Source information:
The part of an RNA shown here (small-subunit ribosomal RNA, central domain) has 344 nucleotides and comes from a Sphingobacteriales bacterium.

[in-house]
Context: one part of a larger RNA
RNA sequence: CUGGGUUUAAAGGGUCCGCAGGUGGGGAGGUAAGUCAGUGGUGAAAUACCCGGCUCAACUUGGGUGCUGCCAUUGAUACUGCUUUUCUUGAGUGUAGAUGAGGUGGGCGGAAUACAGCAUGUAGCGGUGAAAUGCGUAGAUAUGCUAUAGAACACCGAUUGCGAAGGCAGCUCACUAAACUACUACUGACACUCAGGGACGAAAGCGUGGGGAGCGAAUAGGAUUAGAUACCCUAGUAGUCCACGCCCUAAACUAUGCUCACUCGACAUUUGCCAAUGGUGUAAGUGUCUUAGCGAAAGCGUUAAGUGAGCCACCUGGGGAGUACGCCGGCAACGGUGAAACUC
Numbered sequence: 001c002u003g004g005g006u007u008u009a010a011a012g013g014g015u016c017c018g019c020a021g022g023u024g025g026g027g028a029g030g031u032a033a034g035u036c037a038g039u040g041g042u043g044a045a046a047u048a049c050c051c052g053g054c055u056c057a058a059c060u061u062g063g064g065u066g067c068u069g070c071c072a073u074u075g076a077u078a079c080u081g082c083u084u085u086u087c088u089u090g091a092g093u094g095u096a097g098a099u100g101a102g103g104u105g106g107g108c109g110g111a112a113u114a115c116a117g118c119a120u121g122u123a124g125c126g127g128u129g130a131a132a133u134g135c136g137u138a139g140a141u142a143u144g145c146u147a148u149a150g151a152a153c154a155c156c157g158a159u160u161g162c163g164a165a166g167g168c169a170g171c172u173c174a175c176u177a178a179a180c181u182a183c184u185a186c187u188g189a190c191a192c193u194c195a196g197g198g199a200c201g202a203a204a205g206c207g208u209g210g211g212g213a214g215c216g217a218a219u220a221g222g223a224u225u226a227g228a229u230a231c232c233c234u235a236g237u238a239g240u241c242c243a244c245g246c247c248c249u250a251a252a253c254u255a256u257g258c259u260c261a262c263u264c265g266a267c268a269u270u271u272g273c274c275a276a277u278g279g280u281g282u283a284a285g286u287g288u289c290u291u292a293g294c295g296a297a298a299g300c301g302u303u304a305a306g307u308g309a310g311c312c313a314c315c316u317g318g319g320g321a322g323u324a325c326g327c328c329g330g331c332a333a334c335g336g337u338g339a340a341a342c343u344c
Stems, first nucleotide, its partner, number of pairs: 003316004007298002012312001014200004021193003025087007033080002035076008048065004052060002090190001091187003094183004099178001102176007109153001113149002116146005124135002161168002205246006214240002219235004257311006265289009293300002317344003326337004
C1' cells in the first nucleotide's frame, strides 16, 4: 500500500459556512464519451507456458500458445456521462399560526453585601476540631433610619426550553436570527458532503482606558505539623466587571463527523395540528426502559454503537514526544504543522 478500524483498546476535526473535487430523484427523445461485442492492424527477438531434441537436467536450431495492451473500424444501447424536454416526492419559496434563558443595544427593579453618616446600646465581636493572628472603650459586634457603590439575579426552575458549537436565566422596550405546525399556492433537482479557505469559538492570559462591592491566584500573618513553601483561619494584589483590540486552547464530551433511506414495542415529557373534552391520531423535539440485530464486554438499541448509500476527517505497538528542527500565526504567553536517533 492493500485490508481493517475510530463510545471506553491507537483513532471523529471545537463548531458552522462554503469554492474546487467526489456523489446525486422519476419519465421520454437524441448522442455514443465511458461500457459491451465483431473484424483488421500492431504488440521485434530473447524471456514465460506447451510440444519436441541432447539417456535426464541445465541447455536448446525448431513448432505452437500467450504477450491480458494500444490503434482503427463496424455494430449494440441496459447502466453511467453529455444534451433536449418533462414531472413532483428531494430541496427551497409563499400564506397563516405559534414557541423559546437564541443574539445585540438601551431603560428599570428588589433582596443581599460592603462602605459612610446619624440614632439606640455596652464589652465584647469574629473565627476554629481547638485556637490565635485580626476588629473593639478613639464605643466595635447587634438593632433602626438615610445615602452611595459594584456585581449577581433567590422563589418560579424541571429528567424543561433555545442555539452550529462555545454557550444562554430578574423585568421591560427596540432591532434581529431560527427551527416547528397547517395549507399544498409557487419554483422544478435548484441537492448531499467538503481538501484548501472564511467566520465564530468557555475559562485563563495579553494591550489601552475605565471600574472595583463581594470573591480571590500571588503575597503577609496566625495555626497545624518532625517539617508544612499545603489543607484550616485573618488580611489581601493581579484578576473576576465594562469598552475596544488580541489570544484560539479545554475531559471544546454524547470521549459517538455530517446527510439520506430502512428496521419490534412500552412509558414520561415540550411545542403545534386534526378531532372535540374519558381519550385517540399526527408532526417536530427531549428523556427512560426494551425486541431483533450489533458488540470483547460494559452496553447501544427509530436521538443506533442495527441494516445500507454518499462525502469528509483521523488511526496503524509503548517510550522518546505533541518534544527537536524548519515554516506559518501571535505584542507576549504560546498556538498550528510535526519527525528522527535511541530504547523496550